Source information
The prediction has a mean pLDDT of 82. Transfer RNA from a Planctomycetota bacterium, 72 nucleotides, folded computationally. The sequence is in RNAcentral, with records from ENA. Taxonomically the source falls in Planctomycetota (Bacteria, Pseudomonadati).
């Protein structure tokens, strides 16, 4: 320098172009003499960034940044 894959909650990951979700973690309550476990509820997102297409984009297209990987 060129090719490919990935980027979504604190972490690990889902999500046919139409409601952004799960588990773990965090907070509160219940339970206990207390802790843990368990149960219930809650908070937490600029879907890396900038544009485009579309009535509508996490998803499609272009650019860009970062990580991993292959080739030179």
């Nucleotide at each position: 320098g060129g090719g490919g894959a990935c980027g979504u909650a604190a972490c690990u990951c889902a999500a046919u172009g139409g409601g952004a979700g799960a588990g773990u973690g965090c907070c509160a309550g219940c339970u206990u003499u207390g802790c843990a476990a368990g149960c219930u509820g809650g908070a937490a997102g600029u879907u890396g960034c900038c544009g485009g297409u579309u009535c509508g984009a996490g998803u499609c297209c272009g650019g860009u940044c970062g990580u991993c990987u292959c080739c030179a």